[in-house]
RNA sequence: GAGCAGGCCGGACGGCCGCGGCGCCCCCCAGGGCGUCGAGGAAAGUCCGGGCUCCACAGGGCAGGGUGCUUCGUAACGCGAAGGCGGGGCGACCCGACGGAAAGUGGCACAGAAAAUACACAGCCUACGUCUCCCAAAGGAGGCCGGCAAUGGUGAAAAGGUGCGGUAAGAGCGCACCAGCGCCGCGGAGACGCGGCGGCUUGCUAAACCCCACCUGGAGCAAGACCAAAUAGGGGAGCCAUGGCGUGGCCCGCGCCGCUCCCGGGUUGGACGCUUGAGGGCCGCGGCGACGCGGUUCCCAGAUGAAUGGCCGUCUCGGGGCUUUCGGGCCCUAGACAGAACCCGGCUUACAGGCCUGCUC
RNA sequence: GGCGAGGUAGCUCAGAUGGUUAGAGCGUCGGAUUCAUAACCCGGAGGUCACGGGUUCAACUCCCGUCCUCGCUA
Numbered sequence: 001g002a003g004c005a006g007g008c009c010g011g012a013c014g015g016c017c018g019c020g021g022c023g024c025c026c027c028c029c030a031g032g033g034c035g036u037c038g039a040g041g042a043a044a045g046u047c048c049g050g051g052c053u054c055c056a057c058a059g060g061g062c063a064g065g066g067u068g069c070u071u072c073g074u075a076a077c078g079c080g081a082a083g084g085c086g087g088g089g090c091g092a093c094c095c096g097a098c099g100g101a102a103a104g105u106g107g108c109a110c111a112g113a114a115a116a117u118a119c120a121c122a123g124c125c126u127a128c129g130u131c132u133c134c135c136a137a138a139g140g141a142g143g144c145c146g147g148c149a150a151u152g153g154u155g156a157a158a159a160g161g162u163g164c165g166g167u168a169a170g171a172g173c174g175c176a177c178c179a180g181c182g183c184c185g186c187g188g189a190g191a192c193g194c195g196g197c198g199g200c201u202u203g204c205u206a207a208a209c210c211c212c213a214c215c216u217g218g219a220g221c222a223a224g225a226c227c228a229a230a231u232a233g234g235g236g237a238g239c240c241a242u243g244g245c246g247u248g249g250c251c252c253g254c255g256c257c258g259c260u261c262c263c264g265g266g267u268u269g270g271a272c273g274c275u276u277g278a279g280g281g282c283c284g285c286g287g288c289g290a291c292g293c294g295g296u297u298c299c300c301a302g303a304u305g306a307a308u309g310g311c312c313g314u315c316u317c318g319g320g321g322c323u324u325u326c327g328g329g330c331c332c333u334a335g336a337c338a339g340a341a342c343c344c345g346g347c348u349u350a351c352a353g354g355c356c357u358g359c360u361c
Numbered sequence: 362g363g364c365g366a367g368g369u370a371g372c373u374c375a376g377a378u379g380g381u382u383a384g385a386g387c388g389u390c391g392g393a394u395u396c397a398u399a400a401c402c403c404g405g406a407g408g409u410c411a412c413g414g415g416u417u418c419a420a421c422u423c424c425c426g427u428c429c430u431c432g433c434u435a
Stems, first nucleotide, its partner, number of pairs: 001361009011315007019038008040337001044348002047346005052220004059252004064216005069083005084098001085096004099211002104209002106205003121152002123148003129144006160178006179201001181198007224272001226270002234263005243257004279298008317335001318333006362434007371387004380418001389405004411427005
């Protein structure tokens, strides 16, 4: 100098005015005073997983959906950690929807002879069989019957690759190496690795159907329960069981019912759920690590048309401008993405600028 | 807040079983017809298949991620 990985911050302090929650006080009420707390790393997208609530305590089967190398971690996951394999990079390191195509079915347009039961267009070969011609003969030329898949051409892909031998020409036909498949042995907890042997070869596509393994009931805080208010006048379905509803894609099962349910209409207020939680900080121990265990300490938003804001001053980090005697001086500028709505764990996406640690060339 | 559906020509919609050039109606442009206009007739143009990436020989179609629009729900 150029990079790689991990972690963190993303203005600070003070004053004035204002907003929401809670506590205390004044106050008949309205309201006021004091104290204290008051957005994020993504609060976002709502893509996964869980808690919680209701339906049964979520039970059986089918269908559907999801995940997909291994082993761990976790409340759980499609997340994370460590490793395996494949690919990229000189390297630090990065990337991978990474089970099965030898269970079955389907697809492979155009071009091409032929696209998965392979095939023979241009070509190559006359060793064998046979015919004709030339020739004294050896032999030669041509045809038929045939052989071949090395060469050319087409294509995304042409039926293992390269080399040597072999042959009439050729061909895993034979051999060596390589790739792949199967079996055996050894190592490993496993994915897998190493070695040996075998017949020589079984295209691509599963983000096509499918097969295998594992997981999976539905809805969502506008869940759900309470108080108050409202419930005028109506329409429809079923009717003591082969019924209706809860119940959601279906069946079973379960629960509720003497009157039940649906449509439509009315109400649109209050209060609960609601924030103490798989919680944060620090220390110690175990583990390669994700993480776990123990101790100690802290309380850290709860609104409901919805608070978390505005102004001023000082400073600091960047950025811009002017100037310079290159030491500096002066002026301007808070400046990214964004913003809680039941709560957590992840993933993904957006992000001005800055800091720290380790490593590579 | 929560849940679901969609985005193809100027407009309204097809196509979606991956396959060679994505179509239809209306509109628009040109011609023909008419004294002229409309209608009818003939011909043509017009597409980032919302955007980005992936799977595949090949993607409007399959998968993932963004953006936008619409609907339902007390």
Molecule: RNase P RNA; transfer RNA
Organism: marine sediment metagenome